[in-house]
Context: one part of a larger RNA
Molecule: small-subunit ribosomal RNA, 3' minor domain
Organism: Candidatus Magasanikbacteria bacterium RIFCSPHIGHO2_02_FULL_50_9b
This record gives sequence, structure tokens and C1' cells, in this order.
RNA sequence: CACCGCCCGUCAAGUCAAGGGAGUUGGUAAUACCCAAAGGCCCCGCAAGGGGACUAAGGUAGGACCAGCAACAAGGACUAAGUCGUAACAAGGCAUCCGUAGCGGAAGCUGUGGAUGGAUCACCUCCUU
Repeated sequence: CACCGCCCGUCAAGUCAAGGGAGUUGGUAAUACCCAAAGGCCCCGCAAGGGGACUAAGGUAGGACCAGCAACAAGGACUAAGUCGUAACAAGGCAUCCGUAGCGGAAGCUGUGGAUGGAUCACCUCCUU
């Protein structure tokens, strides 16, 4: 300070963090296919040499994982004195709250089921004197 109270949400301004994300850049390991050096191996050969499979590097393809950047959109938190209303707190002026559906600038409103953590009045039951 104590109803000239408290308080809710949209909108506007600022700051911050995190998530989503079209797209884009880079990295990693692997897969399939193509090509294939050196090399040892196998075959032919007396040899020279020839052939074959394996294979590093290279190429192509579609994915996987990791990281960077990011259009865009939706929220969140916070910030003395902005805007619109007034939802809640008293029976808060339509009791409130919960679930659900629809609707609405916003708080919300309406329908429907439920709770009393509702005031008031009356009645009933129980307890105390």
C1' cells in the first nucleotide's frame, strides 16, 4: 500500500536463449559398378615373354552419419510508467473450476458432462453447551 485494491490476454517496442526448417556448404566411414599401377600368386613357356584372378590410387551412382550457414514460420522467458478491453479474486456484478466441441481482436463466450476447492436462504443429520 489494503477495491481509487488486485489482476488476465491480444497488440506495439526492446533484449535473450532454445527448438522446427525449404535450401545450401563441408567432412567421415562404408556399399554397388567402371577402370586398374606396382607387387607377389596361378597358368602357358627352356627363356624372353604372354595370359589370368587379387588390389592401392582414380571415376560414376544412390543412400547413411556428423558438422557449419540459413530464407521462413510458430511459440517461450524477461523488461518502472505504451494500446485495447475487464476474464479471475467479494455472490467479482452471468459462482468458479475440470473434461470436451464449436465460435471470437484479446482476455474469453456458448453448448454439453462432471467437481465444490461456491455465497445466500430454508430444511435434514450429527456434535458441544